[in-house]
Context: one part of a larger RNA
RNA sequence: GGAUGAACGCUGGCGGCGUGCUUAACACAUGCAAGUCGAGCGAUGAAGUUUCCUUCGGGAAAUGGAUUAGCGGCGGACGGGUGAGUAACACGUGGGUAACCUGCCUCAUAGAGUGGGAUAGCCUUCCGAAAGGAAGAUUAAUACCGCAUAAUGUUGAAAGAUGGCAUCAUCAUUCAACCAAAGGAGCAAUCCGCUAUGAGAUGGACCCGCGUCUGAUUAGCUUGUUGGCGGGGUAACGGCCCACCAAGGCGACGAUCAGUAGCCGACCUGAGAGGGUGAUCGGCCACAUUGGAACUGAGACACGGCCCAGACUCCUACGGGAGGCAGCAGUGGGGAAUAUUGCACAAUGGGCGCAAGCCUGAUGCAGCAACGCCGCGUGAGCGAUGAAGGCCUUCGGGUCGUAAAGCUCUGUCCUCAAGGAAGAUAAUGACGGUACUUGAGGAGGAAGCCCCGGCUAACUACGUGCCAGCAGCCGCGGUAAUACGUAGGGGGCUAGCGUUAUCC
Numbered sequence: 001g002g003a004u005g006a007a008c009g010c011u012g013g014c015g016g017c018g019u020g021c022u023u024a025a026c027a028c029a030u031g032c033a034a035g036u037c038g039a040g041c042g043a044u045g046a047a048g049u050u051u052c053c054u055u056c057g058g059g060a061a062a063u064g065g066a067u068u069a070g071c072g073g074c075g076g077a078c079g080g081g082u083g084a085g086u087a088a089c090a091c092g093u094g095g096g097u098a099a100c101c102u103g104c105c106u107c108a109u110a111g112a113g114u115g116g117g118a119u120a121g122c123c124u125u126c127c128g129a130a131a132g133g134a135a136g137a138u139u140a141a142u143a144c145c146g147c148a149u150a151a152u153g154u155u156g157a158a159a160g161a162u163g164g165c166a167u168c169a170u171c172a173u174u175c176a177a178c179c180a181a182a183g184g185a186g187c188a189a190u191c192c193g194c195u196a197u198g199a200g201a202u203g204g205a206c207c208c209g210c211g212u213c214u215g216a217u218u219a220g221c222u223u224g225u226u227g228g229c230g231g232g233g234u235a236a237c238g239g240c241c242c243a244c245c246a247a248g249g250c251g252a253c254g255a256u257c258a259g260u261a262g263c264c265g266a267c268c269u270g271a272g273a274g275g276g277u278g279a280u281c282g283g284c285c286a287c288a289u290u291g292g293a294a295c296u297g298a299g300a301c302a303c304g305g306c307c308c309a310g311a312c313u314c315c316u317a318c319g320g321g322a323g324g325c326a327g328c329a330g331u332g333g334g335g336a337a338u339a340u341u342g343c344a345c346a347a348u349g350g351g352c353g354c355a356a357g358c359c360u361g362a363u364g365c366a367g368c369a370a371c372g373c374c375g376c377g378u379g380a381g382c383g384a385u386g387a388a389g390g391c392c393u394u395c396g397g398g399u400c401g402u403a404a405a406g407c408u409c410u411g412u413c414c415u416c417a418a419g420g421a422a423g424a425u426a427a428u429g430a431c432g433g434u435a436c437u438u439g440a441g442g443a444g445g446a447a448g449c450c451c452c453g454g455c456u457a458a459c460u461a462c463g464u465g466c467c468a469g470c471a472g473c474c475g476c477g478g479u480a481a482u483a484c485g486u487a488g489g490g491g492g493c494u495a496g497c498g499u500u501a502u503c504c
Base pairs, nucleotide, nucleotide: 001504002503003502004501006500007499008498009497010496013376014375015374016373017372018371019369020368021334026332027331028330030329031328032327035074036073037072040071041070043068048063049062050061051060052059053058081287082286083285091211092210093209094208095207096206097205100204101203105200106199107198108197109196110195111194113147114146115145116144123136124135125134126133127132153178154177155176156175157174158173160171161170162169163168183192184191185190213259214258215257220250221249222248225247226246227245228244230242231241232240262284263283264282265281266277267276268275269274289310290309291308292307312323313322314321315320340366342365343364344363348362349360350359351358352357379409380408381407382406389400390399391398392397413445414441415440416439417438418437419436423431448493449492450491451490452489453474454473455472459488460487461486462485463484469476470475
């Protein structure tokens, strides 16, 4: 000198764009953050309409289909948060899978025949303070289960061709065994779905080469350890797990242990090499009160799912229950320190749905904060008798100083009024009566901070008297202090200026 997610002191006019718990992965009141589909299903049956009856209050029936607790489907594995753990195939980069999976989506080839038994809900009874639960009766499905059909599918067998990287891969042939389905809407056409298989796309899984902090005042480490054979398990390879067999494997090219740490694209600095950092934004990973385990599912060992254990909090009729903000706001606490319990789904995107649409604290916006960057303003021109006043003075004067006053103007910002967007494709705009435009008003409302001994741009007076104090280094102060304090003057930067901390 540059930089910062900064803080502190003094000061503070406006706008645009960004950024905003770096500390306690501390504890959390309250609200919201993941639902949707009635065109899968039984049930419920509001308004309205029609007909009939009527004591004119209304009642009954039909139609209608609002509403939704339940069963069922898809989605809650995305999106959002945090960085505790992790020195590791976690990440980066380059490869491999003849060792793999992939819902929704696209393309293609076929198919959907026939039966069955239940169970929520509803009803009845009962238990419980509650959370919730039990029994009986009864009912439906795109829920569940048989049978049929079936190959280019799977498994096994036979023999062949081509290729390769050990196991093998691909292609064609023959035989055997095994495996499927669901309907809904519509007058219909048809549409949306369903089943099997093969391709694709997308997403993931695993393996390998190289790279990736500090300490040797950590030198030895290891028994599922290293390898083999056989099995189990997995989507799949593998000590991943198990039985048996062998005795191996790693290490001064730093094993093991300890400490620290999410990694990268990038960011800061620097001429570069390098050094430092890993906030915001993007990619990957890990975690979701602590520890463990699995279930469902195409996908989880699952932040707002389940079970167990621990700590904590709450309710309780003491028998037992409920909870998890490292989602968005917000509260307490910690701290030098970090915001609103806002508006809207109008846009972009996501979930569900044939759709209308519903949901969406993702997102779009607004609010707060000079926290940062950028832009603008606080007026412009003329104006000497160099006014008054301050300060200095050799008492002549000098200086603040064209500065002020005064005169003539301007309207950026500002205030008031009127108009008023784009963003949206026919409609639909939170932002927002915002941006912007026009008119009117009036210099009115808008300048501070640090420094002036040298380094380092900028000097005098008074006060003080090694006191009070200053200080980044050298050093100032003990009676003439350009170094302390104040004043005048000056220098620097400017809505900021200084200080502190950290990095280069």
Predicted 3D model of a 504-nucleotide part of an RNA (small-subunit ribosomal RNA, 5' domain) from an uncultured bacterium.
The full RNA is in RNAcentral, with records from ENA.